[in-house]
RNA sequence: GCCAGCGUAGCUCAGGGGUAGAGCACACCCUUGGUAAGGGUGAGGUCGUGGGUUCAAUUCCCGUCGCUGGCU
Numbered sequence: 001g002c003c004a005g006c007g008u009a010g011c012u013c014a015g016g017g018g019u020a021g022a023g024c025a026c027a028c029c030c031u032u033g034g035u036a037a038g039g040g041u042g043a044g045g046u047c048g049u050g051g052g053u054u055c056a057a058u059u060c061c062c063g064u065c066g067c068u069g070g071c072u
Base pairs, nucleotide, nucleotide: 001071002070003069004068005067006066007065010024011023012022013021018055026042027041028040029039030038048064049063050062051061052060
């Protein structure tokens, strides 16, 4: 330099056009003599970023940034 994949909650990851989800973690509550385990409720996201297409974009297209892998 060229090619491909990935980027979504604090962490690990789903979701591939029509209101963004799970597990763990976090806060509060229940249970216990106390702790752990268990149960309930809740908070937490400008979906890396800038454009384009569309009535509507996390999703499709282009650029760009970062990470990983391959080729040279």